This is a predicted structure of a 506-nucleotide part of an RNA (small-subunit ribosomal RNA, 5' domain) from an uncultured bacterium. The coordinates come from a structure-prediction model, not an experiment, and the mean pLDDT is 84. The full RNA is in RNAcentral, with records from ENA.
Context: one part of a larger RNA
RNA sequence: GACGAACGCUGGCGGCGCGCCUAACACAUGCAAGUCGAAUGGGAAUUAGGGGCUUGCUCCUAAUUUCACAUGGCGGACGGGUGAGUAACGCGUGAGCAACCUGCCUUACAGAGGGGGAUAGCGUCUGGAAACAGACGAUAAUACCGCAUAACGCGAAGGGGACGCAUGUCUUUUUCGUCAAAGGAGCAAUCCGCUGAAAGAUGGGCUCGCGUCCGAUUAGCUAGUUGGGGAAGUAACGGUUCACCAAGGCGACGAUCGGUAGCCGGACUGAGAGGUUGACCGGCCACAUUGGAACUGAGAAACGGUCCAGACUCCUACGGGAGGCAGCAGUGGGGAAUAUUGGUCAAUGGGGGAAACCCUGAACCAGCGACGCCGUGUGCGGGAAGAAGGUCUUCGGAUUGUAAACCGCUGUCAUAGGGGACGAGCGGAAGACGGUACCCUAGAAGGAAGCCGCGGCUAACUACGUGCCAGCAGCCGCGGUAAUACGUAGGCGGCGAGCGUUGUCC
Numbered sequence: 001g002a003c004g005a006a007c008g009c010u011g012g013c014g015g016c017g018c019g020c021c022u023a024a025c026a027c028a029u030g031c032a033a034g035u036c037g038a039a040u041g042g043g044a045a046u047u048a049g050g051g052g053c054u055u056g057c058u059c060c061u062a063a064u065u066u067c068a069c070a071u072g073g074c075g076g077a078c079g080g081g082u083g084a085g086u087a088a089c090g091c092g093u094g095a096g097c098a099a100c101c102u103g104c105c106u107u108a109c110a111g112a113g114g115g116g117g118a119u120a121g122c123g124u125c126u127g128g129a130a131a132c133a134g135a136c137g138a139u140a141a142u143a144c145c146g147c148a149u150a151a152c153g154c155g156a157a158g159g160g161g162a163c164g165c166a167u168g169u170c171u172u173u174u175u176c177g178u179c180a181a182a183g184g185a186g187c188a189a190u191c192c193g194c195u196g197a198a199a200g201a202u203g204g205g206c207u208c209g210c211g212u213c214c215g216a217u218u219a220g221c222u223a224g225u226u227g228g229g230g231a232a233g234u235a236a237c238g239g240u241u242c243a244c245c246a247a248g249g250c251g252a253c254g255a256u257c258g259g260u261a262g263c264c265g266g267a268c269u270g271a272g273a274g275g276u277u278g279a280c281c282g283g284c285c286a287c288a289u290u291g292g293a294a295c296u297g298a299g300a301a302a303c304g305g306u307c308c309a310g311a312c313u314c315c316u317a318c319g320g321g322a323g324g325c326a327g328c329a330g331u332g333g334g335g336a337a338u339a340u341u342g343g344u345c346a347a348u349g350g351g352g353g354a355a356a357c358c359c360u361g362a363a364c365c366a367g368c369g370a371c372g373c374c375g376u377g378u379g380c381g382g383g384a385a386g387a388a389g390g391u392c393u394u395c396g397g398a399u400u401g402u403a404a405a406c407c408g409c410u411g412u413c414a415u416a417g418g419g420g421a422c423g424a425g426c427g428g429a430a431g432a433c434g435g436u437a438c439c440c441u442a443g444a445a446g447g448a449a450g451c452c453g454c455g456g457c458u459a460a461c462u463a464c465g466u467g468c469c470a471g472c473a474g475c476c477g478c479g480g481u482a483a484u485a486c487g488u489a490g491g492c493g494g495c496g497a498g499c500g501u502u503g504u505c506c
Stems, first nucleotide, its partner, number of pairs: 001505003005502005012376006018369002020334001025332003029329003034074003039071003042067012081287003090212008100204002105200003109196003113147001115145002122137006153178011183192003213259003220250003225247004230242003262284004266277004289310005312323004340366001342365003348362001349360004379409004389400004413447001415442005423433001450495005455476003461490005471478002
């Protein structure tokens, strides 16, 4: 000098930030991911028309509105949290993929013909305490499945050309084989979707060079181990996996083992070199009660999905079930220590939707905390009888001290009253913050100063008390009867809404 700090004493206001560093301990409660009726089946309400009539009930049709119950689509792989693990191609940096994928979006090309069978919701029934499950029956679709069409797609065979970086890559041509689709809204125009193929953009996957803590009181390690040709698997290369063959591979340029640790942009310090560090913000990685596994999907080995196992908690009719805050608040616990079970989707952004709009503890705000930084106030001018009081005293006086009183002035902040935003674009509507900021007016010096130190280092001295006691102390050291070093008082010094102490780094 610095701090995500804590502790002691003290504490006026505002702005901007920051706030579980410990138990990746356990969690009550609420909320944090939905949306689409312009894909579909259906339910409900209202209105209109019609039928039956028991005259105010029921049935049918149509229109409008609404419901997310169910099928279906998109999204739940983003956003948000945490740092346990990881010494690793994890991260950083620079290259490569002639070994790869990419929903939504953009550009341009081609197409959408004609059929089919189911199934949930629902109804009837059954089992169960529940969670839920089963049987039978009926039904729709942008759900599912054949057929047709078929190329610049895919596969096979043959010919030609261009090129490279070894395997090879690109391109052209001939023949054969093979693969697609879905509709909705609107009077319509048209719009939103659908299918195939090409390119782009974006996002990702993989490979390699170099760099990346401590220990040799860790010296040898390794059998899918190292390599091969073959196969399987993958979006893709690869012992990634498998059978076979060979016997290799790594290591004092530190393998293996053990310890510690998320990495970086940065941050702190320092003249720099360097040292230390990785809170907040940004990028990457890993994890989601512990361990394992796959499913769906463009994308996951998926925090608020599924299955299995373990521990724990809860419900139970004892047969069986339910759960996962390292999301936002909040609770217990641990701890020196770290906040509200707040408001709004107004803005920014995200998901869905044609839109209106819905959802959004992302976000924007507010609350609490001197935790930090910055700003500002606690008044200004005059005022000597140098008052009183206090302290010291050589008793003369000195000092506190222009300090106070007293006189005059001002009104920052705070308080009260009045006005009152920007943030809202684009035709309109819409402001949580907020009656906030800011402006005007009013009265009144009124409501606002402490903390540490004073032996030397180190700015600042006397008196009394105590008597190696009580105590102080960062180092040197003070205290045993005159203590500027302990305690108190007066005075003084330093900093100031803070001041000291402790801890850590330079």